[in-house]
RNA sequence: GCCUGUGUAGCUCAGGGGUAGAGCGGCGCACUUGUAAUGCGUAGGUCGGGGGUUCAACUCCCUCCACAGGCU
Numbered sequence: 001g002c003c004u005g006u007g008u009a010g011c012u013c014a015g016g017g018g019u020a021g022a023g024c025g026g027c028g029c030a031c032u033u034g035u036a037a038u039g040c041g042u043a044g045g046u047c048g049g050g051g052g053u054u055c056a057a058c059u060c061c062c063u064c065c066a067c068a069g070g071c072u
Stems, first nucleotide, its partner, number of pairs: 001071007010024004018055001026042005048064005
């Protein structure tokens, strides 16, 4: 330098056009002599940045950035 992939909650990841979810973790309550475990509830997101297409974009297209892999 070229090619490919990934970027979504504190962490690990789903969601592939119709207004974003799970597990773990956090917080509260119940249970317990107490802790853990368990059950119930709850908070937390400019979906990496910018632009385009569309009635509507996390999703499709372009570009930039970061990370990972491959080729020379």

A computed fold for a 72-nucleotide RNA from a Candidatus Pacearchaeota archaeon, annotated as transfer RNA. The sequence was found in a public genome assembly. Its mean pLDDT, the model's own confidence on a scale to 100, is 83. It matches the Rfam family "tRNA". Rfam classes the family as a transfer RNA. Gene Ontology term of the family: triplet codon-amino acid adaptor activity.